A computed fold for a 72-nucleotide RNA from a Patescibacteria group bacterium, annotated as transfer RNA. Its mean pLDDT, the model's own confidence on a scale to 100, is 81.
[in-house]
Formats: sequence, C1' cells, structure tokens
RNA sequence: GGGCCCGUAGUUUAACGGCAAAAACGGUACUCUUAUAAAGUACAGAAGAAAGUUCAACUCUUUCCGGGCCCA
Repeated sequence: GGGCCCGUAGUUUAACGGCAAAAACGGUACUCUUAUAAAGUACAGAAGAAAGUUCAACUCUUUCCGGGCCCA
C1' cells in the first nucleotide's frame, strides 16, 4: 500500500427495517443473618462518530475513527 471481518450496558452475548433495545454475570439499595456469604426484591447503566435511503434504521448505503486477520 491492497483486500476481508468486527465495533450494542463495566464484561459476555441477543434482537426479521416496525411496541418502550433483551438476557446472564457484575454494580447500588433493601430484605434475610449476631455478622459475612448465599438467596430474594427493586433500581441504575449501552447502539464508535457523522451523513444518506426510508413513513420508520442497532439493522441497509457512504465517509471517518478504533480493533483483528490475510496478501504485498
């Protein structure tokens, strides 16, 4: 330099272009306990950035950013 793939809660993954983006672990508070752990209940927390297409975009297209693989 060329080609391909990936980017969603703190982490690991879901969601046919269509209801309010779901779950597990983790976090916080409470219950329970002499206390801790376990268990239970509740809560908070995310679309890499920007455009475009569309009535409607996590999803499709383009550019950029970041990461990985292959070739040179």
RNAcentral holds the sequence, with entries from ENA. Rfam family: tRNA. From the family's description: Transfer RNA (tRNA) molecules are approximately 80 nucleotides in length. Gene Ontology term of the family: triplet codon-amino acid adaptor activity.